[in-house]
RNA sequence: GAAGUGAACCGGGUGAUCGCUUUCCCUUCUUUAUGGAACGGAAAGAGGAAAGUCCGGGCUCCAUAGAGCAGGAUACUCCGUAACGCGGAGUGAGGGCGACCUUAAGGAAAGUGCAACAGAAAGUACACGGCCUACCUGGGCUCCCUGCCCAGCGGCAAAGGUGAAAUGGUGAGGUAAGAGCUCACCAGUGUUUCUGGUGACAGGAACAGCUUGGUAAACCCUAUCCGGAGCAAGAUCAAAUAGGAAAGUGUUUGAGGGCGGCUCGUCCGAUACUUUCGGGUUGAUUGCUUGAGCCUGUCGGCAACGGCAGGCCUAGAUUGAUGAUCACCGCUCCAGUCUUCUGGAGAACAGGACCCGGCUUACACGUUCACUUCGGUA
Numbered sequence: 001g002a003a004g005u006g007a008a009c010c011g012g013g014u015g016a017u018c019g020c021u022u023u024c025c026c027u028u029c030u031u032u033a034u035g036g037a038a039c040g041g042a043a044a045g046a047g048g049a050a051a052g053u054c055c056g057g058g059c060u061c062c063a064u065a066g067a068g069c070a071g072g073a074u075a076c077u078c079c080g081u082a083a084c085g086c087g088g089a090g091u092g093a094g095g096g097c098g099a100c101c102u103u104a105a106g107g108a109a110a111g112u113g114c115a116a117c118a119g120a121a122a123g124u125a126c127a128c129g130g131c132c133u134a135c136c137u138g139g140g141c142u143c144c145c146u147g148c149c150c151a152g153c154g155g156c157a158a159a160g161g162u163g164a165a166a167u168g169g170u171g172a173g174g175u176a177a178g179a180g181c182u183c184a185c186c187a188g189u190g191u192u193u194c195u196g197g198u199g200a201c202a203g204g205a206a207c208a209g210c211u212u213g214g215u216a217a218a219c220c221c222u223a224u225c226c227g228g229a230g231c232a233a234g235a236u237c238a239a240a241u242a243g244g245a246a247a248g249u250g251u252u253u254g255a256g257g258g259c260g261g262c263u264c265g266u267c268c269g270a271u272a273c274u275u276u277c278g279g280g281u282u283g284a285u286u287g288c289u290u291g292a293g294c295c296u297g298u299c300g301g302c303a304a305c306g307g308c309a310g311g312c313c314u315a316g317a318u319u320g321a322u323g324a325u326c327a328c329c330g331c332u333c334c335a336g337u338c339u340u341c342u343g344g345a346g347a348a349c350a351g352g353a354c355c356c357g358g359c360u361u362a363c364a365c366g367u368u369c370a371c372u373u374c375g376g377u378a
Stems, first nucleotide, its partner, number of pairs: 001374009012329007020045006027038004047349001051360002054358005059230004066264004071226005076090005091105001092103004106221002111219002113215002130156003136152006168186006187211002189208008234286004244277006256268004293312008331346006
């Protein structure tokens, strides 16, 4: 200097004028009333993702709230957390020269299924092309024997071929020809055990000829976890209508209803419940923002994160609030210019609605830190 990897930050700044929302203060008016209104002043007033509505909760109600089945989710180990399907640190497998990245990572000797085409055959496989003719049967050549040839009955999975993958690999022996058939070494698997580690796991030793393919984001098995609905939840006040009409079931021997689906169980239940038709209300207050909150320092921890001390209060709207104008400065790009400077253009993704912890997606101009590889110089 170039090319990369990982993490974090920013999301224009300052001032003035007008305008908007909330809270507080002063004055005035009105009023039963700090109820309402007006003028003035002060303070505060959208995000890193507010998006998606995908997970986990806090909170509210069902409601007193249990068990089983079905269903769903997760799935290597340990730690963190209120909790998680999240985060941190590791282990295994795969990718990369590397920094690093990905991982739906339990079980295939419980069972079922699947693998196009090619190939004989895709799991203990019925052999395409082949190798052998030891044993047995028949025939031929030869005077006979012997030997040779052919056929049958048989043996083989070693050489060859197909394929992503073909029943461990290399070498030697053995055989009629072959085969872990036997042996040596290696690989895998299994059993026993040693060392290190909390553990997943890693490394080693001995024995065994056992060689038992792949696939579970296929069905399945195993382990763990899981009530539902949601601020349009819920609570209070005010007001209005038709304390509406009809039908059915039922009387403690429990109909019916509630509890995500089903069963059991349990609770309510006697002017209780179900069905149909019809009417009124759509207003106000609350929930509603002090939080598993944020910032700084320090201690513990590899880290995520936690303890301690101090400081801060940062929207609470509801036909839904922060916008407009001007000036200067800053950033990026282009052109001119000796320097200075001048002119022009540009600036992303995008706006709460009960609150919080995550994940996923979008993002202009830029900024910072650490690390890897290549080239050059000293």
Molecule: Bacterial RNase P class A
Organism: Nitrospina sp.